Predicted 3D model of a 321-nucleotide part of an RNA (large-subunit ribosomal RNA, domain IV) from a soil metagenome. Model confidence (mean pLDDT): 82 of 100.

Context: one part of a larger RNA
RNA sequence: CCUUCGUUAAGGAACUCGGCAAAACAGCUAGACGUAAGUUCGCGAGAUGUCUUCCCUGCCGCAAGGUAGGGCGCAGUGAAUUUUUCCCAAGCGACUGUUUACCAAAAACACAGGUCUCUGCAAACCCGCAAGGGGAAGUAUAGGGGCUGACACUUGACCAGUGCUGGAACGUUAAGGGGGGUGGUGCAAGCUAUUCCUUGAAGCGCCAGUGAACGUCGGCGAUAACUAUAAUCGUCCUAAGGUAGCGAAAUUCCUUGUCAGGUAAAUUCUGACCCGCAUGAAAAGUGUAACGACUUGGGAACUGUCUCAACGAAGGACCCG
Numbered sequence: 001c002c003u004u005c006g007u008u009a010a011g012g013a014a015c016u017c018g019g020c021a022a023a024a025c026a027g028c029u030a031g032a033c034g035u036a037a038g039u040u041c042g043c044g045a046g047a048u049g050u051c052u053u054c055c056c057u058g059c060c061g062c063a064a065g066g067u068a069g070g071g072c073g074c075a076g077u078g079a080a081u082u083u084u085u086c087c088c089a090a091g092c093g094a095c096u097g098u099u100u101a102c103c104a105a106a107a108a109c110a111c112a113g114g115u116c117u118c119u120g121c122a123a124a125c126c127c128g129c130a131a132g133g134g135g136a137a138g139u140a141u142a143g144g145g146g147c148u149g150a151c152a153c154u155u156g157a158c159c160a161g162u163g164c165u166g167g168a169a170c171g172u173u174a175a176g177g178g179g180g181g182u183g184g185u186g187c188a189a190g191c192u193a194u195u196c197c198u199u200g201a202a203g204c205g206c207c208a209g210u211g212a213a214c215g216u217c218g219g220c221g222a223u224a225a226c227u228a229u230a231a232u233c234g235u236c237c238u239a240a241g242g243u244a245g246c247g248a249a250a251u252u253c254c255u256u257g258u259c260a261g262g263u264a265a266a267u268u269c270u271g272a273c274c275c276g277c278a279u280g281a282a283a284a285g286u287g288u289a290a291c292g293a294c295u296u297g298g299g300a301a302c303u304g305u306c307u308c309a310a311c312g313a314a315g316g317a318c319c320c321g
Stems, first nucleotide, its partner, number of pairs: 001316008010307002014305001019302001030052004038043001040150001054071007072076001085300007092292002097109002113148007125134003151287004156217003161214002163210005170205003176199010218236005245279001246276001257273005
């Protein structure tokens, strides 16, 4: 010096990306009391917290124990074992669960629930060249697929494009069918080439519908009796011009936006504002009790994380063998 431990004056997160690690409270089937906001009334909750615990005596009691008084000690669950301190606030995901065996456990996946769509059974769909099998020894309260993801309140406008569904009048359209003309060859029958007319399915065109289908959801100019702003007006374009909500956000470039709170001091955090570079309604929007080895900010307690290091123990390192 390294590894693993132990103790530490005063301070107590000043350390650090971050209380990482450690410490401590507490807990280890204790008893009594007491317990907030919020809430889906189940929870939250063992919330947080306070007191008691040993020995002797009296009384009550069957006992456990209760109650009153006394005694000793630094200490009465007197040791050991065992073991995730707590609070406030926000984000995300409802939850228990699942996952990158061996760098990621999560906000990712799943989920119950919601919704759309396909499927009438020899089902749709999937595997297979087929036979056959699954679906299913099921039958629309069933099965497949897509999206969303408890619950609460909601889920706006646009069908022009693309897709899907429906329609069959017309147009277009292949092979094939029918008919006519012309040419070659042949005595002819015929064979053959070409051309015209007609007939001829799906599809496409066409006409509608459809968004919890793919998707999309404007610009410019002017205007109120200070100024500013613009309820309002004009105009251009569009299929229609983003509704309710939320908003510097897991989304905000400018940006450490501005104001307020918290700090002596904060690019983080919380609450607002709205000028949303580039929010927005099942690629769901906004809330939400409970839950989380999730993420973020603050606090209490506690500490060698630190100021700032010191001492000690064991094993290495080092020396001999």